[in-house]
RNA sequence: CGCUUAUAAAGAAAGACGGAGGGAUUAGACCCUGCGAAGUCUUAGCAACCUGUGCCAACAAGGUGCUGCAUUCUACUCACAACGGUUGAGAAAGAUAAGCG
Numbered sequence: 001c002g003c004u005u006a007u008a009a010a011g012a013a014a015g016a017c018g019g020a021g022g023g024a025u026u027a028g029a030c031c032c033u034g035c036g037a038a039g040u041c042u043u044a045g046c047a048a049c050c051u052g053u054g055c056c057a058a059c060a061a062g063g064u065g066c067u068g069c070a071u072u073c074u075a076c077u078c079a080c081a082a083c084g085g086u087u088g089a090g091a092a093a094g095a096u097a098a099g100c101g
Stems, first nucleotide, its partner, number of pairs: 001101007013043005021032003026075004044067003049063002051060003071093001076090004080085001
């Protein structure tokens, strides 16, 4: 990097360095941000995919992951609604895990 499967409106932040962006990408919307963005480090925490114990229920927390906003929302299809959706289901794309190549 590619393929397969699974999951997602739940949950969990402080400090130091840093110094202007950030919320994946494109477009629009809406937000966060000098009361300090991204990034790096430290500490703390969340969760339970793999893992361990166990007959199960469950427990633990070793490997990952995560700790603003629904994956921030919309975009494509279908259904429903009715003058422009605070609707539902799905797809696509992305994210994470596990397995395979």
The prediction has a mean pLDDT of 85. Predicted 3D model of a 101-nucleotide RNA (SAM riboswitch aptamer (S box leader)) from Mucilaginibacter ginkgonis. Of the family's consensus pairs, 97% are formed in the model. NCBI's taxonomy places the organism under Bacteria, Pseudomonadati, Bacteroidota, Sphingobacteriaceae, Mucilaginibacter.